Model confidence (mean pLDDT): 77 of 100. Predicted 3D model of a 384-nucleotide RNA (Bacterial RNase P class A) from a Hyphomicrobiales bacterium. Rfam family: Bacterial RNase P class A. Rfam describes the family as follows. Ribonuclease P (RNase P) is a ubiquitous endoribonuclease, found in archaea, bacteria and eukarya as well as chloroplasts and mitochondria. Rfam links the family to the GO terms ribonuclease P activity, tRNA processing and dimeric ribonuclease P complex. NCBI's taxonomy places the organism under Bacteria, Pseudomonadati, Pseudomonadota, Alphaproteobacteria, Hyphomicrobiales.

RNA sequence: CCAGUCGGCUGGAUGGCCGCUUGAAUGACCUUUGUGUUUUCAAGAGGAAAGUCCGGGCUCCAUGGAAAUACGGUGCCGGAUAACGUCCGGCGGGGGCGACCCCAGGGAUAGCGCCACAGAGAUCGAACCGCCCGUCAUGACGGGUAAGGGUGAAAAGGUGCGGUAAGAGCGCACCGCGCAGCCAGCAAUGGAUGCGGCAUGGCAAGCCCCACCGGGAGCAAGACCGAAUAGGGAUGACUGGAGCUGCAAGGCUCCGUCCUUUUCCAGGAUGUCAUCCGGGUUGGUUGCUUGAGGCGCCCGGCAACGCGCGUCCCAGAGGAAUGGCCAUCGGGUGUGAAUGCAAGUUCACACUUACAGAACCCGGCUUAUAGGCCGACUGGCAUU
Numbered sequence: 001c002c003a004g005u006c007g008g009c010u011g012g013a014u015g016g017c018c019g020c021u022u023g024a025a026u027g028a029c030c031u032u033u034g035u036g037u038u039u040u041c042a043a044g045a046g047g048a049a050a051g052u053c054c055g056g057g058c059u060c061c062a063u064g065g066a067a068a069u070a071c072g073g074u075g076c077c078g079g080a081u082a083a084c085g086u087c088c089g090g091c092g093g094g095g096g097c098g099a100c101c102c103c104a105g106g107g108a109u110a111g112c113g114c115c116a117c118a119g120a121g122a123u124c125g126a127a128c129c130g131c132c133c134g135u136c137a138u139g140a141c142g143g144g145u146a147a148g149g150g151u152g153a154a155a156a157g158g159u160g161c162g163g164u165a166a167g168a169g170c171g172c173a174c175c176g177c178g179c180a181g182c183c184a185g186c187a188a189u190g191g192a193u194g195c196g197g198c199a200u201g202g203c204a205a206g207c208c209c210c211a212c213c214g215g216g217a218g219c220a221a222g223a224c225c226g227a228a229u230a231g232g233g234a235u236g237a238c239u240g241g242a243g244c245u246g247c248a249a250g251g252c253u254c255c256g257u258c259c260u261u262u263u264c265c266a267g268g269a270u271g272u273c274a275u276c277c278g279g280g281u282u283g284g285u286u287g288c289u290u291g292a293g294g295c296g297c298c299c300g301g302c303a304a305c306g307c308g309c310g311u312c313c314c315a316g317a318g319g320a321a322u323g324g325c326c327a328u329c330g331g332g333u334g335u336g337a338a339u340g341c342a343a344g345u346u347c348a349c350a351c352u353u354a355c356a357g358a359a360c361c362c363g364g365c366u367u368a369u370a371g372g373c374c375g376a377c378u379g380g381c382a383u384u
Base pairs, nucleotide, nucleotide: 001380002379003378004377005376006375007374008373009372010371012329013328014327015326016325017324018323020044021043022042023041024040025039027038028037029036030034046355050366051365053364054363055362056361057360058218059217060216061215063266064265065264066263067262068261071214072213073212074211075210076090077089078088079087080086091105092103093102094101095100106209107208111207112206113203114202115201128149129148130145131144132143133142134141135140136139157175158174159173160172161171162170176198177196178195179194180193182191183190184189222286223285224284225283232277233276234275235274236273237272238271240255241254242253243252244251245250256270257269258268259267293312294311295310296309297308299306300305330353331352332351333350334349335348336347337346338345339344
C1' cells in the first nucleotide's frame, strides 16, 4: 500500500423568523371552573420506534391444588438472566490459505415407514463390462472372482505390501470401527495402551421414542365518576329428586348434575334459552411513565454478567405534538482547471445527503439502512 474478517460509535451542524406539545412554579387573570388565557423555567421519537416471532412485568378471569393424558415448545456440556426458542464460554461436525463463519447438535439395537430413476444389485444379498481357468475352435458353454471400469446421492471399510490361476481382511502395517479398563477435564469429550479381522447403510427440518418446560385473555386489560318513561315490557319453550319451614312467593339441608380430557381434595353454581318492542351507554378521570432505569468508577469473572459506590430524571399525546421558510457550512458522487514525479492538494460547477416516527413498559431475535469515524486481527506485495 492492496484485499479481507470481527467489534464499537454516529447517522448532519449553526444562525434568523414564524409555529406546536407536556410538566413545574400547587404563579397571575377570567369566572365561560374549562381540553380556558397568559408569564417564567425545564423537557420533547429510534438503532431499529418496524415485524408481532419469543420471553416476562402488570391487569382481569370460579375455578384452585396435586397427579396423569392430550396438545405445543426446546434438544451436546457448563454458566448468565426475572425469563426465553436469548446471550457467553467450551466440545463435536462442516467451510475457508487464514483471521473467522455455519450447524433444526438426544435416540436408527423400541417399533413403523422411505431410498424414485439408473443400475447386476439399494438389507439377506447382488455380477453388466472386465480378469483368470477348462472344453471346443475365433466365438460359444461351464466354473471362479469382486481388486479395475460403468450406473447412481449412496454399492460388499480406506491406502499400501505380500499372496493367488486371477482376486478378496485371505494375511500383514497404518488409518477407521467395536470392546476393556487407565489418564486429563465439573462435563460434553479427548489422549495413550491392549485385545479383536471386524460392517450393526442413510433419512427422525418422516411418524415415533426419551428428557425438560408450558393456564387463558390482553391497556381496545382493568378501575372510578356520570348517564336510564326503566332494578324495562310482552310471548313461547324447557325447568333434577328428597326432607324441613311458610297461606303463598320463597328460604335452609342432603343427594345428584355442571364448572373439567381423567382421578383425588377443596370451593362455587343449580334456572336457562329464543323472538319482538323499548331506554341509557359513542362522555370524563385514571391506568400513563421512577423503571428487572440511564450514565460513570472500583472490584470479581476468559466472557455473558454481577456486587458496591456516586450521579441524573431523559416524551406521555388522546385522531394523536417536536414542524415550516431562508442563509451558511459539513459528508458523498461526477466533470473541468491549476499544481505536483506520484499519492494527493486547491478552486469552480452540477447532482445528492439513508432506513424511517413512540402510544402500558421492559429483555431479545429478525428485517431495512446513503454515508462517516475508530479499534483489533488475517493474507499478499514492496522497502528498511